[in-house]
RNA sequence: UUAUCCAGAGUGGCUGAGGGACCGGGCCCGUCGACGCCACAGCAACCUGGCUGCAAAGCCAACGGUGCUAAUUCCCGCCCCACGCGGGGGAGAGAUAA
Numbered sequence: 001u002u003a004u005c006c007a008g009a010g011u012g013g014c015u016g017a018g019g020g021a022c023c024g025g026g027c028c029c030g031u032c033g034a035c036g037c038c039a040c041a042g043c044a045a046c047c048u049g050g051c052u053g054c055a056a057a058g059c060c061a062a063c064g065g066u067g068c069u070a071a072u073u074c075c076c077g078c079c080c081c082a083c084g085c086g087g088g089g090g091a092g093a094g095a096u097a098a
Base pairs, nucleotide, nucleotide: 001098002097003096004095005094010040011039012038013037014036018029019028020027023077024076025075026074041069042068043067046065047064048061049060050059051058052057073093078090079089080088081087
């Protein structure tokens, strides 16, 4: 810089008190052991390989490089629209890939 982020996929071992990125608010997870680390398993298909195609793109595969496996990126915060409430769109921030 570009693309994607309402889909999908967990068991065991170690550890032991906080965790869900930061700040504020909410909500949730957690001594029935969360978070983290390790192993194995799995999901997905960005890179990769094959096929079709002028191209754009689509389909198939999954050995390898990443990523991921509570909740939409857990939700809101800023702007616009709508508005009794609930809502819709966008921005910003963040994450991942190339």
This is a predicted structure of a 98-nucleotide RNA (SAM riboswitch aptamer (S box leader)) from a soil metagenome.